[in-house]
RNA sequence: GCUGGAGUAGCUCAGGGGUAGAGCGAGGGCCUGAAGAGCCCUGCGUCGGGGGUUCAAAUCCCUCCUCCAGCACCA
Numbered sequence: 001g002c003u004g005g006a007g008u009a010g011c012u013c014a015g016g017g018g019u020a021g022a023g024c025g026a027g028g029g030c031c032u033g034a035a036g037a038g039c040c041c042u043g044c045g046u047c048g049g050g051g052g053u054u055c056a057a058a059u060c061c062c063u064c065c066u067c068c069a070g071c072a073c074c075a
Stems, first nucleotide, its partner, number of pairs: 001071007010024004018055001025044001026042005048064005
């Protein structure tokens, strides 16, 4: 440099045009003498950045950035 994959919650990941979700973690409450366990409540988010298409974009298109794999180059 080329090709492909990935980037969404604190972590691991779903969601592929029409209200952003799960598990774990975290916070608050109940319970307890106190703690643990249990039960209840709360997503805790510029969907990597920018632009475009669309009535509407996490989702489609372009571009850039980061990570992973393969290929190429390496006088």

The RNA shown here (transfer RNA) has 75 nucleotides and comes from a Candidatus Uhrbacteria bacterium. RNAcentral records the identical sequence in 5 taxa. Its Rfam family is "tRNA". The sequence is in RNAcentral, with records from ENA.